This is a predicted structure of a 474-nucleotide part of an RNA (small-subunit ribosomal RNA, 3' major domain) from an uncultured bacterium. The full RNA is in RNAcentral, with records from ENA and SILVA. It matches the Rfam family "Bacterial small subunit ribosomal RNA".
Context: one part of a larger RNA
C1' cells in the first nucleotide's frame, strides 16, 4: 500500500421478501459427459462449456474411418518442350486410364505471343499437425459496476499519503459546501439510433372527408385525415408551493402527448481470469515431406445398460373436437425468385402461368373470437411409437430428410430434495418473418396481438460500492 475476516458502519442489484410463470417427475426434440466403435474429427469446461464454435453433417461440407490412387503435386512463381482450348467413346466404385474427333484469338506473319492442356527437373509449394503458458487480433467476464489515474504543489528518513477523506446529495467521484490543496485524463452523463406528440415542406405506388361513378379507391377529382420520410419544435427541475445550511438537491403540484436520465438500444474506464480461440485469420518456433500433403469411393460425425443441461409438448373443461360466418396486426423477403386467380386431389401436393427488381404483384392464412357437443374417465385428454400407402427436394433420401393420409394409440393425472426467471405494454399467453438453406427449426433473431399479480421492508442468503478496524497474508 493492497487482499482478507463466520470484525464495524453507511449504500446498492429481481440479491432477498412479496407475488406470477417454471425447471426438477413424463414423452420428445437437442447439446455434452460416460460407455461403445475402424471412425463415433476437433474445440468450449464453476458462474463466464453444456439448442456454445454450427446463421442448418444424406454426397459436398469433412477436419475422422476403411479401401484404391498420385508425388513439384488440388493450389502459387519461375525455366525448357510439346499441343490450341474443347468435346466424343470404352474400361472402372470413382479418382483414373486407353482411343477418336477438333482446330480458334493477336501481331512487326518461314516466326511469335495471350489465356488454357499436357509433359520433365529442381527451387518450393502444402498441412484443420503441436504449442492460446511464445503472439498479433478479437471475444467472455467482473460490469454499464463507479470507479482508476496524472502534473505542480504540501507532509513524511522511506515505502508512500493528500487530492478522491469530511457534512449533505445522486443513478453516477452527480452536484454543493467544507478542506494543503489546486488542476486535469480515462470512465459517468449529454452528443448518435429508435420510439411516444406537434408543425412544414411533398403527394405516388399511400388515403377518400366533401361530388360524381364502381362489384371493388374502380375512375374522374382531391392532398383535409391516415400513412409515407426529410427538415424543424418539445422536457430544461424551466415555473409555484413546502422541506434544506441564503446551496446542491428533494417532496408535492399545474401546464403538457411526454416530468424529473419519458422507454429501448448502441457505447464497456484503469485493470483481474497465464480466461477463450494457432480449427475464421495472421504469425514466431518445432515437427511432416512418396506424408501429418493431396484426389476419390464407401462409411461416420445420427452408435447407446446410463447420467447431466437446455427447450417443445401435455397431463386437460380458462379444456379437446366440430360447425358456421368472417373481424383486426407488425417486422420482414422475393429473379436460378416470389408466385396470384382458376382447375385437380381426403391432403401434403400437382396442373398452370397473371404480375412483380416491388409503398403498385406475390409471400399472406395471423392466432387467441362465437356457436352446439363430450361430462371428469386415463377420457372425443395426451401425443409417443410402429404398420400401410403417398407427396416434395434432389444425381441419390437403406445406413440418416421433411411432409401427408388411414391405422395404432404408450409414457403421462400437476410432480422430492433443490432451483430458474420476470417490476409494465414486463411476465404470461398467442400467432408471424427472416438468416442458414436444394430440402431439412420444438433452436436462434426480430414483429406485433391479449395482458396481469406483487414490492411491508433490508434482520437474513449471493454479489457489488465507499469508509473504518484486526491481521502470524502479500
Nucleotide at each position: 500500500u493492497g487482499a482478507c475476516g463466520g470484525g464495524g458502519g453507511c449504500c446498492c442489484g429481481c440479491a432477498c421478501a412479496a407475488g406470477c410463470a417454471g425447471u426438477g417427475g413424463a414423452g420428445u426434440a437437442u447439446g455434452u459427459g460416460g460407455u461403445u466403435u475402424a471412425a463415433u474429427u476437433c474445440g468450449a469446461a464453476g458462474c463466464a462449456a453444456c439448442g456454445c464454435g454450427a446463421a442448418g453433417a444424406a454426397c459436398c461440407u469433412u477436419a475422422c474411418c476403411a479401401g484404391g490412387g498420385c508425388u513439384u503435386g488440388a493450389c502459387a512463381u519461375c525455366u525448357g518442350c510439346c499441343g490450341a482450348a474443347u468435346c466424343c467413346c470404352a474400361a472402372g466404385a470413382g479418382a483414373u486410364u486407353g482411343g477418336g474427333a477438333g482446330u480458334g484469338c493477336c501481331u512487326u506473319u518461314u516466326a511469335g505471343g495471350a489465356a488454357c492442356g499436357g509433359c520433365a527437373a529442381g527451387a518450393c509449394a502444402g498441412g484443420u499437425g503441436g504449442u492460446g503458458c511464445a503472439u498479433g487480433g478479437u471475444u467472455g467476464u467482473c460490469g454499464u459496476c463507479a470507479g482508476c489515474u496524472c502534473g505542480u504543489g504540501u507532509c513524511g528518513u522511506g515505502a508512500g499519503a493528500u487530492g478522491u477523506u469530511g457534512g449533505g446529495u445522486u443513478a453516477a467521484g452527480u452536484c454543493c459546501c467544507g478542506c494543503a490543496a489546486c488542476g486535469a485524463g480515462c470512465g459517468c452523463a449529454a452528443c448518435c439510433c429508435u420510439u411516444a406528440u406537434u408543425g412544414u415542406u411533398a403527394g405516388u405506388u399511400g388515403c377518400c372527408a366533401u361530388c360524381a361513378u364502381u362489384u371493388g379507391g374502380u375512375u374522374g377529382g382531391g392532398c383535409a385525415c391516415u400513412c409515407u420520410a426529410a427538415c424543424g419544435a418539445g422536457a430544461c427541475u424551466g415555473c409555484c408551493g413546502g422541506u434544506g445550511a441564503c446551496a446542491a438537491a428533494u417532496c408535492g403540484g399545474a401546464g403538457g402527448a411526454a416530468g424529473g436520465u419519458g422507454g429501448g438500444g448502441a457505447c464497456g474506464a484503469c485493470g483481474u481470469c497465464a480466461a477463450a480461440u494457432c480449427a475464421u485469420c495472421a504469425u514466431g518456433c518445432c515437427c511432416c515431406u512418396u506424408a501429418u500433403g493431396u484426389c476419390c469411393u464407401g462409411g461416420g460425425c445420427u452408435a447407446c445398460a446410463c447420467a447431466c443441461g437446455u427447450a417443445c409438448u401435455a397431463c386437460a373443461a380458462u379444456g379437446g373436437c366440430c360447425g358456421c360466418a368472417a373481424a383486426c396486426a407488425a417486422c420482414g423477403g422475393g429473379a436460378a425468385g416470389c408466385g396470384a386467380a382458376g382447375c385437380c386431389g381426403c391432403g401434403a401436393g400437382g396442373c398452370g402461368g397473371a404480375g412483380c427488381a416491388a409503398a403498385u404483384c406475390c409471400c399472406c392464412a395471423a392466432a387467441a373470437g362465437c356457436g352446439g357437443u363430450c361430462c371428469c374417465a386415463g377420457u372425443u385428454c395426451g401425443g409417443a411409437u410402429u404398420g400401410c400407402a403417398g407427396g416434395c427436394u434432389g444425381a441419390a433420401a437403406c445406413u440418416c430428410g421433411c411432409c401427408u393420409g388411414c391405422a395404432u394409440g404408450a409414457a403421462g393425472u400437476c410432480g422430492g430434495a433443490a432451483u430458474u426467471g420476470c417490476u409494465a405494454g414486463u411476465a404470461a399467453u398467442c400467432g408471424c418473418a427472416g438468416a442458414u438453406c436444394a430440402g431439412c427449426a420444438u433452436g436462434c433473431u426480430g414483429c406485433g396481438g391479449u395482458g396481469a399479480a406483487u414490492a411491508c421492508g433490508u434482520u437474513c442468503c449471493c454479489g457489488g460500492g465507499c469508509c473504518u478496524u484486526g491481521u502470524a497474508c502479500a